[in-house]
Molecule: c-di-GMP-I-GGC riboswitch aptamer
Organism: Pseudomonadota bacterium
RNA sequence: ACCGAUAAAGGCAAACCCGCCGUGAGACGGGGACGCAAAGCCACGGGACUCAUCAGAGUUAGCCGGGCCGCCGAAG
Repeated sequence: ACCGAUAAAGGCAAACCCGCCGUGAGACGGGGACGCAAAGCCACGGGACUCAUCAGAGUUAGCCGGGCCGCCGAAG
């Protein structure tokens, strides 16, 4: 370095519910845990989704790829 354990310390938080913002996909806050070794960050490529006056404008990083950063250290 690759890699990722019935390890340790810690972290995040799907569905659902409440509040709130948005036409919407969805975002945010609280509760809650299905899961996650980048489920940390970035819409660059693809996918999916929404709105639309069909020009376009958006959402999703917990769909995949890519980029940047990062905790721990058994076996191999």